[in-house]
């Protein structure tokens, strides 16, 4: 160039023959404990699911251009 895999929340992963509100764990923040701070314990805030378009009643999920990143392989 060609094959392949991967991109989801501030990081690091989950959701798997398309379904019901997109979750956890750490981190940030509040409040509770404390003489303060840690610790722990209770809450909450943060996602256009890399972008666009398609199939569908329903798309993180399948199709397809792109874009990022990665391993092969000349």
């Nucleotide at each position: 160039g060609c094959g392949c895999c991967c991109g989801u929340a501030g990081u690091u992963c989950a959701a798997u023959u398309g379904g019901a509100u997109a979750g956890a764990a750490c981190g940030u923040c509040u409040g509770a404990u404390u003489c303060c701070g840690g610790u722990u314990c209770a809450g909450a805030a943060g996602g256009u699911u890399g972008a666009g378009g398609g199939u569908u009643c329903g798309a993180c999920u399948c199709c397809u251009u792109c874009c990022g990143g990665g391993c092969g392989u000349a």

Predicted 3D model of a 74-nucleotide RNA (transfer RNA) from an Ignavibacteria bacterium. Taxonomically the source falls in Ignavibacteria (Bacteria, Pseudomonadati, Ignavibacteriota). RNAcentral holds the sequence, with entries from ENA. Model confidence (mean pLDDT): 80 of 100. Rfam family: tRNA.